Transfer RNA from Candidatus Vogelbacteria bacterium GWA1_51_14, 71 nucleotides, folded computationally. Rfam family: tRNA. Its family is annotated with triplet codon-amino acid adaptor activity in the Gene Ontology. The RNAcentral record of the sequence draws on ENA.

RNA sequence: GCGGGAUUAGUUUAAUGGUAGAAUAUCAGUUUUCCAAACUGAGGGCGAGGGUUCGAUUCCCUCAUCCCGCA
Numbered sequence: 001g002c003g004g005g006a007u008u009a010g011u012u013u014a015a016u017g018g019u020a021g022a023a024u025a026u027c028a029g030u031u032u033u034c035c036a037a038a039c040u041g042a043g044g045g046c047g048a049g050g051g052u053u054c055g056a057u058u059c060c061c062u063c064a065u066c067c068c069g070c071a
Stems, first nucleotide, its partner, number of pairs: 001070007010024004018054001026042005047063005
């Protein structure tokens, strides 16, 4: 330099154009003499910018970071 892949909650990850889910962690409550465990609930997220569309996490372009391959 060229090509490909990934980027979603603190962390690990789903969701192939129509209300962004789960686990775990955190916080609160119940239970327990206390802790742990268990149960219930709450808050918290689509890497950045633009385009297409009635509507974009999803499709297109550029950029950023990381990984892989070729040279």